[in-house]
Molecule: transfer RNA
Organism: Streptomyces hyaluromycini
This record gives sequence, C1' cells and structure tokens, in this order.
RNA sequence: GGGUGCGUAGCUCAGGGGUAGAGCGGCUGCCUUACAAGCAGCAUGUCGGCGGUUCGAAACCGUCCGCGCCCA
Repeated sequence: GGGUGCGUAGCUCAGGGGUAGAGCGGCUGCCUUACAAGCAGCAUGUCGGCGGUUCGAAACCGUCCGCGCCCA
C1' cells in the first nucleotide's frame, strides 16, 4: 500500500429501516442472627466521528479514526 472483519450499557454480545435489548455485573428492598443463594424492583447508552440517502438510520452509502486477520 491492497483486501477483509469488527466498533452498541462497566464486561461479553444480540438487534441489518419504525426510534435499543439480553446475560453477567451495579444499586435498592424482601428473606437470613449475618453472609451467600433466591425473589421483587431500578439505573444502565452522544449505537466510534462526520457527511449523505430516507417521512424515519444503530442498521443503507461515502469518508475518516481505532482494533484484529490475510496478501504484498
């Protein structure tokens, strides 16, 4: 330099046009002498940045940034 995949909650990841979810973790309460486990509830977030398409973009397109892999 070329190709390719990925970037979403604290972590691991779903969601691929109709306005964002799960598991684990965190917090509160219940239970317990207490802790753990269990039960109920709550909060998770500029969806990597910018621009474009669209009535509407986390998703589609372009570009840039970061990371991984392959080729040179």